This is a predicted structure of a 73-nucleotide RNA (transfer RNA) from Chlamydomonas incerta. Its Rfam family is "tRNA". By type it is a transfer RNA. Lineage of the source: Eukaryota > Chlorophyta > Chlorophyceae > Chlamydomonadales > Chlamydomonas.
């Protein structure tokens, strides 16, 4: 200083243009138990990092900006 990858609930993640974003984990309520724990069932929780373009339609494409990693030098 130059070139790439990455950004999604509280954590990790899947989706890569088509209208209610997925899953596990945790969190809370129920159900079971004398009681806790494990099971099982519902719930709650996201402005998909930010501005702008493109399109009937954007998490998905593009241009930029902010972080965060990587290699080269």
């Nucleotide at each position: 200083g130059u070139u790439c990858u990455c950004a999604u609930g509280g954590u990790g993640u899947a989706g890569u243009g088509g209208u209610u974003a997925u899953c596990a984990c945790g969190u809370u309520u129920g159900a079971u138990u004398u009681a806790c724990a494990c099971u099982c069932a519902a719930a709650a929780g996201g402005u998909c990092u930010c501005c702008g373009g493109u399109u009937c339609a954007a998490u998905c494409c593009c241009g930029g900006a902010u972080g965060a990693g990587a290699a080269c030098a």